Overview
Model confidence (mean pLDDT): 80 of 100. Predicted 3D model of a 72-nucleotide RNA (transfer RNA) from a Bacteroidia bacterium. Its Rfam family is "tRNA". It is annotated as a transfer RNA.
[in-house]
């Protein structure tokens, strides 16, 4: 330098072009003499960035940025 792949909550990952979710973590409640464990509820997102297509984009297209890989 060329090509392939990947980027979504603090972490690990879902989501067929039609309201962005789960588990863990975190906060609070209950329980307990205290802690741990357990119960119930809740907070948390510019879906890497910028454009384009579309009535509608995490999803499709383009460029760029970061990670991984192959080739040179």
């Nucleotide at each position: 330098g060329a090509c392939c792949u990947u980027g979504u909550a603090g972490c690990u990952c879902a989501a067929u072009g039609g309201c962005a979710g789960a588990g863990c973590a975190c906060u609070u409640u209950c329980c307990u003499g205290u802690u741990a464990a357990g119960u119930a509820a809740g907070u948390g997102g510019u879906u890497g960035u910028a454009g384009g297509u579309u009535c509608g984009a995490a999803u499709c297209c383009u460029a760029c940025c970061g990670g991984g890989g192959u080739c040179g």